Predicted 3D model of a 79-nucleotide RNA (transfer RNA) from an uncultured Clostridia bacterium. Its Rfam family is "tRNA". Its family is annotated with triplet codon-amino acid adaptor activity in the Gene Ontology. Rfam describes the family as follows. Transfer RNA (tRNA) molecules are approximately 80 nucleotides in length. The sequence was found in a public genome assembly. The coordinates come from a structure-prediction model, not an experiment, and the mean pLDDT is 82.
[in-house]
RNA sequence: GCUGGUGUGGCGGAAUGGUAGACGCGCCUGACUCAAAAUCAGGUGGGAAACCGUGGGGGUUCGAGUCCCUUCACCAGCA
Numbered sequence: 001g002c003u004g005g006u007g008u009g010g011c012g013g014a015a016u017g018g019u020a021g022a023c024g025c026g027c028c029u030g031a032c033u034c035a036a037a038a039u040c041a042g043g044u045g046g047g048a049a050a051c052c053g054u055g056g057g058g059g060u061u062c063g064a065g066u067c068c069c070u071u072c073a074c075c076a077g078c079a
Base pairs, nucleotide, nucleotide: 001078002077003076004075005074006073007072010025011024012023018062026044027043028042029041030040031039045052046051055071056070057069058068059067
């Protein structure tokens, strides 16, 4: 340099172009306990709010995490 793949909350990951973040882990609070572990219950993206949020930018569409273009990072192959 060329080709292919991957990128989504703190982490792993789900999501048929139609309410983004299911489910699990972690974390916080409470119950239980002398205390803890385990277990159980509730909560847990950002922001004061309006709003914003699927690596960044642009496009198609009534509507995009999903399709198209471009770009960045990482991984693999080729040179």